The RNA shown here (Bacterial RNase P class A) has 355 nucleotides and comes from a Pseudomonadota bacterium. The sequence is in RNAcentral, with records from ENA. Its Rfam family is "Bacterial RNase P class A". Rfam links the family to the GO terms dimeric ribonuclease P complex, ribonuclease P activity and tRNA processing. The gene name in the source record is rnpB.
RNA sequence: GGAGUCGGCCGGGUAAUCGCUGCGUACUAUACGCGGAGGAAAGUCCGGGCUCCUUCGGACAGGGCGCCAGGUAAUGCCUGGGGGGCGUGAGCCUACGGAAAGUGCAACAGAAAACAUACCGCCAUUUUGGUAAGGGUGAAAUGGUGCGGUAAGAGCGCACCGCAUUGCUGGCAACAGUCAAUGGCAAGGUAAACCCCGCUCGGAGCAAGACCAAAUAGGGGAGCAGUGACCGCUUGCGGAUCACAACGCCGGUACCGAGCGUGCUCCCGGGUAGGUCGCUACAGCCGUCUGGUGACAGGCGGCGCAGAUGAAUGAUUACCCUCGACAGAACCCGGCUUACAGGCCGACUCCAUCU
Numbered sequence: 001g002g003a004g005u006c007g008g009c010c011g012g013g014u015a016a017u018c019g020c021u022g023c024g025u026a027c028u029a030u031a032c033g034c035g036g037a038g039g040a041a042a043g044u045c046c047g048g049g050c051u052c053c054u055u056c057g058g059a060c061a062g063g064g065c066g067c068c069a070g071g072u073a074a075u076g077c078c079u080g081g082g083g084g085g086c087g088u089g090a091g092c093c094u095a096c097g098g099a100a101a102g103u104g105c106a107a108c109a110g111a112a113a114a115c116a117u118a119c120c121g122c123c124a125u126u127u128u129g130g131u132a133a134g135g136g137u138g139a140a141a142u143g144g145u146g147c148g149g150u151a152a153g154a155g156c157g158c159a160c161c162g163c164a165u166u167g168c169u170g171g172c173a174a175c176a177g178u179c180a181a182u183g184g185c186a187a188g189g190u191a192a193a194c195c196c197c198g199c200u201c202g203g204a205g206c207a208a209g210a211c212c213a214a215a216u217a218g219g220g221g222a223g224c225a226g227u228g229a230c231c232g233c234u235u236g237c238g239g240a241u242c243a244c245a246a247c248g249c250c251g252g253u254a255c256c257g258a259g260c261g262u263g264c265u266c267c268c269g270g271g272u273a274g275g276u277c278g279c280u281a282c283a284g285c286c287g288u289c290u291g292g293u294g295a296c297a298g299g300c301g302g303c304g305c306a307g308a309u310g311a312a313u314g315a316u317u318a319c320c321c322u323c324g325a326c327a328g329a330a331c332c333c334g335g336c337u338u339a340c341a342g343g344c345c346g347a348c349u350c351c352a353u354c355u
Stems, first nucleotide, its partner, number of pairs: 001351010012320007020036007038326001042337002045335005050205004055258004059253002062201005067081005082096001083094004097196002102194002104190002119135002121131004143161006162185001163183005168177003209277004219268006226244004230239004246262004282304001284303008
């Protein structure tokens, strides 16, 4: 000097005039004071707080997650490790339990893709038999290299490597090992295929919901109703009063238990367009100390930071400047993902040159 990797911050500002809006004070109509969109407010993808469902438990189904250990209110999130893959490297990615429970799948090519096979080739006793080392096909073909052996070969045998099992050592663990012993050694792949295993999961949602006020039609019609009691009088019917039965009720179910409610089912039609609350003090933010590799936890001190509702922050002028990107809260919070002109800071890696 160049090229990269990771992390963090800003993302228009200042002044004046007029305008909008929340709160407060004075006041009754205005004045003054203090405030007024984001790092993603976006996506509506997750997890919760909160509200309601009279609900509660179980079974089955369905959904989510899937290496280990921690963090958190919780998660599919975050942190730190491990295995695998990519990169010279700093670093990045990971849908990462199980294939020896079972089923399925792998086109074409190839002789053959699994209780597998012999096309070419090699050997022989050449009818035929042996062979799987060499060649070919393929993403993948009885683990690799070497030596011996053989008619020719082959873990057929041996050595080393690989693999499996057991032990030892380190680590909380996942795992690791120039470790030891045994074994010629289970064709491998695929579960982001079905499946098996482990953990976990009520539902709906601020248009949730609560209160006030007002208004309408306490509306109209049809059907059904077991047993016993009761009532009526026409002695066998009616009535739909009571009890039991029966029925209904859980935002997956022809299920079980508990509990609760009530005569049951169907059709037609009317009113409610208002106001207040929910609505912002929270798992909150900032600073510092302690502990921890870290996410984070605890102690101390400080701060209060938008609450609109057809939807509030706009307009003009002057100056500065990085000459302005992505983009506007609607109950709130924690994450993830996506978008982003321009500018700034820190740490690390590689290459070239000079000293």

The coordinates come from a structure-prediction model, not an experiment, and the mean pLDDT is 76.